[in-house]
Model confidence (mean pLDDT): 81 of 100. This is a predicted structure of a 71-nucleotide RNA (transfer RNA) from Deinococcus maricopensis DSM 21211. Rfam family: tRNA. Rfam classes the family as a transfer RNA. Rfam describes the family as follows. Transfer RNA (tRNA) molecules are approximately 80 nucleotides in length.
RNA sequence: UGGGGCAUGGUGUAAUGGCAGCACAGCAGUCUUUGGAACUGUUAGUCUAGGUUCGAAUCCUUGUGCCCCAG
Repeated sequence: UGGGGCAUGGUGUAAUGGCAGCACAGCAGUCUUUGGAACUGUUAGUCUAGGUUCGAAUCCUUGUGCCCCAG
């Protein structure tokens, strides 16, 4: 420099264009002599900026960061 891929709570990972789920973690509670485990409840998210659409995490464009391949 060229080509390809990825970006979703603190972490990992889903989501035919139609209410953003799940697990772990965190917080509160129950239980326990304490801790841990278990159970119940709960907080928190779509990389940036535009566009298309009745409706965008999803489609299009731009930018940023990361990874892979080639030179």

NCBI's taxonomy places the organism under Bacteria, Deinococcota, Deinococci, Deinococcaceae, Deinococcus maricopensis.